[in-house]
RNA sequence: UUUCAGGGCGUGGUGAAAGUCCACACCGGCGGUGAUCACAGGGGGCAUCCUGCGUAAGUCCGCGAACCAUUUUGGCCGAACCGGUGAGAUUCCGGUACCGACGGUAUAGUCCGGAUGAAAGAAA
Numbered sequence: 001u002u003u004c005a006g007g008g009c010g011u012g013g014u015g016a017a018a019g020u021c022c023a024c025a026c027c028g029g030c031g032g033u034g035a036u037c038a039c040a041g042g043g044g045g046c047a048u049c050c051u052g053c054g055u056a057a058g059u060c061c062g063c064g065a066a067c068c069a070u071u072u073u074g075g076c077c078g079a080a081c082c083g084g085u086g087a088g089a090u091u092c093c094g095g096u097a098c099c100g101a102c103g104g105u106a107u108a109g110u111c112c113g114g115a116u117g118a119a120a121g122a123a124a
Stems, first nucleotide, its partner, number of pairs: 001124004010024004025110002027100002029063004037054001039052005058098002067075003080096005102113003
């Protein structure tokens, strides 16, 4: 410098009206950590071990978006426990929970809008 960079309401109920309420359903941005899984190479007679590479957390650590102030920085910034294995897990396995900007509209994580925007960052 260029390109890329967010997913999700289906069924039933109530009602004049709800993708907004109720019951069940569905979704999970970016970096880090990480005992998972896959692939490749190597050692060994085997069990298996070593190395490389990719992958693995919505609720851990940090960040972005949004919102507020301001003039380029600051503020604000949601939510997890129990059990199991193990030397070691808030990350694995099992179970049960919980969270989700602003404006609009019958009260919205899932619809419409700011946004054909911006951006953590990723690739070349």
The prediction has a mean pLDDT of 79. A computed fold for a 124-nucleotide RNA from a bovine gut metagenome, annotated as FMN riboswitch aptamer (RFN element). The model forms 100% of the base pairs in the Rfam consensus.